[in-house]
This is a predicted structure of a 72-nucleotide RNA (transfer RNA) from a Candidatus Aenigmatarchaeota archaeon. Its Rfam family is "tRNA". The organism belongs to Candidatus Aenigmatarchaeota, within Archaea.
RNA sequence: GGGUCCGUAGUCUAAAGGUUAGGACGUCACCCUGACGCGGUGAAGGUUCCGGUUCAAUUCCGGACGGACCCA
Numbered sequence: 001g002g003g004u005c006c007g008u009a010g011u012c013u014a015a016a017g018g019u020u021a022g023g024a025c026g027u028c029a030c031c032c033u034g035a036c037g038c039g040g041u042g043a044a045g046g047u048u049c050c051g052g053u054u055c056a057a058u059u060c061c062g063g064a065c066g067g068a069c070c071c072a
Base pairs, nucleotide, nucleotide: 001071002070003069004068005067006066007065010025011024012023013022018055027043028042029041030040031039048064049063050062051061052060
C1' cells in the first nucleotide's frame, strides 16, 4: 500500500428498518445479617464520528477514525 470482517454501558452480549435499545456481570442505594457474604427490591450508566436515503436508522449507503485477520 491492497483486501475481508468488526465497532452498542466499566466488561460481555442481543436487537438486522417500526417508536421505552433488552439481558448478564460489575457499580451505587435500601432491605436482610451481630457483621461480612449470599439473597431480595430499586437506580445510574450505551449505539465511534460526519454526511446521505427514509415518514422512521443501532440496522441500509458513502466517507473518516479505531481494532482484528490475510496478501504484498